[in-house]
Description
This is a predicted structure of an 82-nucleotide RNA (transfer RNA) from a Candidatus Vogelbacteria bacterium. Rfam family: tRNA. The family's RNA type in Rfam is transfer RNA. It was read from a public genome assembly. The organism belongs to Candidatus Vogeliibacteriota, within Bacteria. Its mean pLDDT, the model's own confidence on a scale to 100, is 80.
RNA sequence: GCGCGGGUGGUGUAACUGGUAGCCACGUACGUUUGAGGGGCGUAUGCCGUAAGGCGUGGGAGUUCGAAUCUCCCCCCGCGCA
Numbered sequence: 001g002c003g004c005g006g007g008u009g010g011u012g013u014a015a016c017u018g019g020u021a022g023c024c025a026c027g028u029a030c031g032u033u034u035g036a037g038g039g040g041c042g043u044a045u046g047c048c049g050u051a052a053g054g055c056g057u058g059g060g061a062g063u064u065c066g067a068a069u070c071u072c073c074c075c076c077c078g079c080g081c082a
Base pairs, nucleotide, nucleotide: 001081002080003079004078005077006076007075010026011025012024019065027045028044029043030042031041032040033039046055047054048053058074059073060072061071062070
């Protein structure tokens, strides 16, 4: 340089055909159980805001009523070829 795969909460991942972003698990916080710890169980858990509401899928632009998803450019990671 060329080809392919990937980048989503604190972490690993999901999201069907473009239609409520965050499913499931882990972690964390609080509560409960215990003499205590571990384990179990319950609730909560993206950001801003008092709230209403707004923002958020690597960055930017485009298409569309609507984009994590499609198109273009760029950045980063991995694999292959040379």